[in-house]
Context: one part of a larger RNA
RNA sequence: CGACGGGGGCCCGCACAAGCGGUGGAGCAUGUGGUUUAAUUCGACCCAACGCGAAGAACCUUACCUGGGCUUGAACUACUGGAAGUAGAAUUGAUGAAAGUCGAGACGAUCUGUCAAACCAGAAACCAGCAGAGGUGCUGCAUGGCUGUCGUCAGCUCGUGUCGUGAGAUGUUGGGUUAAGUCCCGCAACGAGCGCAACCCUUAUCCUAUGUUGCCAAGUUCGUAAAGAACGGAACUCUUAGGAAACUGCCUCGGAUAACGGGGAGGAAGGUGGGGAUGACGUCAAGUCACCAUGGCCUUUAUGUCCAGGGCUACACACGUGCUACAAUGGCCGGUACAGCGAGCAGCGAAUCCGCAAGGAGGAGCAAAUCUCUAAAAGCCGGCCCCAGUUCAGAUAGUGGGCUGCAAUUCGCCCACUUGAAGGUGGAAUCGCUAGUAAUCGGAGAUCAGCUGGCUCCGGUGAAUACGUUCCCGGGCCUUGUACA
Repeated sequence: CGACGGGGGCCCGCACAAGCGGUGGAGCAUGUGGUUUAAUUCGACCCAACGCGAAGAACCUUACCUGGGCUUGAACUACUGGAAGUAGAAUUGAUGAAAGUCGAGACGAUCUGUCAAACCAGAAACCAGCAGAGGUGCUGCAUGGCUGUCGUCAGCUCGUGUCGUGAGAUGUUGGGUUAAGUCCCGCAACGAGCGCAACCCUUAUCCUAUGUUGCCAAGUUCGUAAAGAACGGAACUCUUAGGAAACUGCCUCGGAUAACGGGGAGGAAGGUGGGGAUGACGUCAAGUCACCAUGGCCUUUAUGUCCAGGGCUACACACGUGCUACAAUGGCCGGUACAGCGAGCAGCGAAUCCGCAAGGAGGAGCAAAUCUCUAAAAGCCGGCCCCAGUUCAGAUAGUGGGCUGCAAUUCGCCCACUUGAAGGUGGAAUCGCUAGUAAUCGGAGAUCAGCUGGCUCCGGUGAAUACGUUCCCGGGCCUUGUACA
């Protein structure tokens, strides 16, 4: 100087407390361990591995296994020799699961030397050889790049000066204050940098511009009184550009007259308005050689490469993350209302018709403020159920069907009928959340032929509680002890 302390002081954080809802019990989905297996490819392991890489494992993917093939190779560069009925190639025979192997084969080339044509020479393709090639093989403890984490915590440093023999100290400590090393005051310090904040995006209010594909207040016409349509309008909503607005600016009290704090006015918004992007010096030899790149090592008729089938989907079990429930604030039936974000041409696919339905027929419109996906659901109105393993719950299973796709057996999703398991609110323990949040309800998207209970967004309905900082966890500053570095 650090680190550490079941030392001290001060202070933060859904850290505790106060609340609300869960997980842990059940069934299922999914990941992992283990076991099994010819293989169940590999990586990730406290927080910070375990719905993680994977924003899509039937084939492909695919890296694994079994079997069958190829060996200058599936792709690429150079050299040596050969190389015109050559390279290529419609078509085609045998064998085979395919890949491949062995054949037949109409037709039939290109570029340069060269302005044109022929010939010739060379090049390319092709064949043989040779050097490289290839490797999701090893090492993340050889690395780059990227990422997680402490932590959006308020810290981490430098120049000059001063102090100290020196390591170092000072500044950065102190008194206040702040979300903040934020600011004020003081001070042997004076300044500065990386961080904080601001600048950026979005959301909340208004103004101006804009006026179609969006809008419809007044007016006219048509229509049927409503709905609606056309004209018309530029008001409103909205679109997307520009601007205004919030700064403790004003008042008051406290404070050191300061920084700042409490209250108030005005205001759409008030003291960082809400949300996002943004992650200092560094820590963990943290993660990744399987995104990519790359040193070294290993491999070269195989650890490369092609193909078929299988596996990654196994199942005495254990754990993580979720979904659905156990019901009456509910379930079922009928009627009826209101979103926002998005996506669409090998696409979204309307009306209409068929089917109980999944879906099929159909093909209007739309490269989309125009058309389509698109029905929002919870909600509201009416009816049934009457506390039961039930009109709760839906696992499992049988049969029949639909869709995608060469192909749904291993191993997809959906529909109908039947079946109708566990489950009576869950031990010890444990998680999230402070407001348009939790809880609850549905919707969209990426990936994608098909497939989601996951992920990322979107809107609807919409709470409770916070006395407080003693305790648990993590962190910041000062100080103290230390036989630790």
The part of an RNA shown here (small-subunit ribosomal RNA, 3' major domain) has 485 nucleotides and comes from a metagenome. Its mean pLDDT, the model's own confidence on a scale to 100, is 83.